[in-house]
Molecule: SAM riboswitch aptamer (S box leader)
Organism: Chitinophagaceae bacterium
RNA sequence: CACUUAUCAAGAAAGGCAGAGGGUAAUGGCCCGAUGAUGCCUUGACAACCUACCUGUUUUCCCAAUGGAAAAUAUGGAAAGGUGCCAAUUCCACCCAGACCUAUGGUCUGGACAGAUAAGUC
Numbered sequence: 001c002a003c004u005u006a007u008c009a010a011g012a013a014a015g016g017c018a019g020a021g022g023g024u025a026a027u028g029g030c031c032c033g034a035u036g037a038u039g040c041c042u043u044g045a046c047a048a049c050c051u052a053c054c055u056g057u058u059u060u061c062c063c064a065a066u067g068g069a070a071a072a073u074a075u076g077g078a079a080a081g082g083u084g085c086c087a088a089u090u091c092c093a094c095c096c097a098g099a100c101c102u103a104u105g106g107u108c109u110g111g112a113c114a115g116a117u118a119a120g121u122c
Base pairs, nucleotide, nucleotide: 002121003120004119005118006117007116008115013043014042015041016040017039021032022031023030027093028092029091044086046084049082050081051080053077054076055074056073057072058071059070060069061068062067090114095111096110097109098108099107100106101105
């Protein structure tokens, strides 16, 4: 880089460095930005995908018995390890389908594409 699966309306900022664009294709909109954005570093938080632990449940096994072990599972707990994340729904639209309406447009819903993150595969 590619593929598979899951999630993406919730949540969470201070300090330092640096100095002009940024919101991860393009286009349009809207927004952030010299009262210093984006980015990088530190610290702190947020979350709970994976691992570990604890708890509950189920199944199987062991024991004379109290009980114990293993596996699976949970809208459970916790936050130690691996990640992630801390403006705006992935900022919104732009593509397709449907419903409704004051109808050559608008609103809403669902989906697709693209993207992000995690786990796994080659």